Two RNAs folded together computationally: RNase P RNA and transfer RNA, 438 nucleotides in total. Rfam match: Bacterial RNase P class A. It is annotated as a ribozyme. On this family, see Frank and Pace, Annu Rev Biochem 1998: "Ribonuclease P: unity and diversity in a tRNA processing ribozyme". Its mean pLDDT, the model's own confidence on a scale to 100, is 75.

[in-house]
RNA sequence: GGUGCAGACGAUCGCCCGGGCGCGCGAGCGCCUGGGAGGAAAGUCCGGGCUCCACAGGGCAGGAUGCCGGGUAACGCCCGGUGAGGGAAACCUCGAGGAAAGUGCCACAGAAAACAAACCGCCCGUCGCUCGUCGGCGGGUAAGGGUGAAACGGUGGGGUAAGAGCCCACCGCGCGAUCGGCAACGGUCGUGGCAUGGCAAACCCCAUCCGGAGCAAGACCACGUAUAGGGGCGUUCGAGGGCUGCUCGCCCGAGCCCCAGGGUAGGUUGCUGGAGGCCCGCGGUAACGCGGGUCCUAGAGGAAUGAUCGUCAGCGACGGAAGGGCGACCGACCGUCGACACAGAACCCGGCUUACGCACCCUGC
RNA sequence: AGGCGCGUAGCUCAGCGGUAGAGCACUACCUUGACACGGUAGGGGUCGUUGGUUCAAUCCCAAAUCGCGCCUA
Repeated sequence: GGUGCAGACGAUCGCCCGGGCGCGCGAGCGCCUGGGAGGAAAGUCCGGGCUCCACAGGGCAGGAUGCCGGGUAACGCCCGGUGAGGGAAACCUCGAGGAAAGUGCCACAGAAAACAAACCGCCCGUCGCUCGUCGGCGGGUAAGGGUGAAACGGUGGGGUAAGAGCCCACCGCGCGAUCGGCAACGGUCGUGGCAUGGCAAACCCCAUCCGGAGCAAGACCACGUAUAGGGGCGUUCGAGGGCUGCUCGCCCGAGCCCCAGGGUAGGUUGCUGGAGGCCCGCGGUAACGCGGGUCCUAGAGGAAUGAUCGUCAGCGACGGAAGGGCGACCGACCGUCGACACAGAACCCGGCUUACGCACCCUGC
Repeated sequence: AGGCGCGUAGCUCAGCGGUAGAGCACUACCUUGACACGGUAGGGGUCGUUGGUUCAAUCCCAAAUCGCGCCUA
C1' cells in the first nucleotide's frame, strides 16, 4: 500500500415482523411455518433520488468549487495524466486559478520592507591642520560587511578611479516562434539585460455551479371543539400568503395577527426490488459502460436479532515434546487456561471521514 | 430533521496574525497584641486536542477530533 473475514454447526430458553389453521361474542390465546443489521448501520460532512411549494423568472447579496482530461444521476467522490514538494530508495504527499485590476499587511532588527534608499565601507575631487592607516565638505558606487523569514536576479570572467547586466558565458526569469500532446504541460530555437519580493486557509478579481423545504416531506380516512370573550389590521386605495436576505416581476387572495381559554394528539399509505448484488462476454490503460445469465425478501411504534451449553476451526499464554541448530534459540504435535474488537437499520441510494479485532499478499527499513 | 455558538491562570472574562493580560483567589513580607481591611513583591498557562496555511498562529483554515451550550419544528 492492498485484499478478505467479521467464526461454523447442533441443542435448550427467549425477542420483533409476516402468513396459515384452530378456539373464543370479543380483547385475545394456542399450534405450525417464512424472514430478521453493518463494514462501518456511526458522524450527519458533501452529492443525488423521491415529495410538496409558481415546473422555480430577472437583478443584487450569499454560499461552494478551483492544474488538465475522463467517469458518473450528481458530487468537494473516483480514474488517468501534468506540475510542485519530501525521501538514499521503494515510494509517499499536495485546498495546485489570479500578486503587472485595485486595496491592505509584512512585528523586532535594520540605512532601507517595495515607484526606493545608503549605516559601516570603497573610490574621486577639494579644504584644513597636530602631515596621519587623519578630519570636514561635495560627488560617485551598491561589489564587500552588518540586520532580517525575506534586501530589487545567481556564479564566474572582463571592465572601471571604485563599481554596476556596463559587457560576455552558463543558470534562472519574461516574451516570441516551432515541434509533441485533446489539454494541463514538456522539448528545441530565437530574443530581452532583467522590467513584476512575499501573503489571496487577507479583502478581493476571474471562471463554473447552486430555487426553497424536508418522510414530522406528502396523500387519504376517522375523531373532537367555543356558532364563548378581549384587542388590532384588511376586503379592488387589497391585509395576508406562495417557507432563501433584499428587490423587481408573476400567481393566489377574504380573511389575517395578538391576548386569554378550550379541544384533538388515532389509523392507513408513502415503505422498500434498487442508479441492487454475483458470474460470464465485449469495449476502455483505468474509473466505468454495454449485453446475457442468475440471486433477493428487516422494515415495525422510541424501536426486535439475545443468552446458556456442547463439538470443531483459527489466535495468544503456560507446560510437555519428535526433531533442527556449534550456540542463543526455533519447534511439528499433545494438554491446560484465556481472549475474540468497533459497534445497532428508522424514506432510499452514491461518496467522504472517523472508530475497530484478526488473517494473508506486496514494498521499504 | 434543520440551524447557531463556545472552550485562554483555581474561578469569571479580555486579547483575534508579531514577547499572553485583568479582577477575584493563592504565596511571602510590611502593618496589628492578634485577625480582617490596606500596602509591596511574587508564583501559576500543552490558549481543549490534532493536522495544515504563513517568516511567524490563542488569532486564519479543516468536507479532523473531544467536550459543552442555545434556537426552530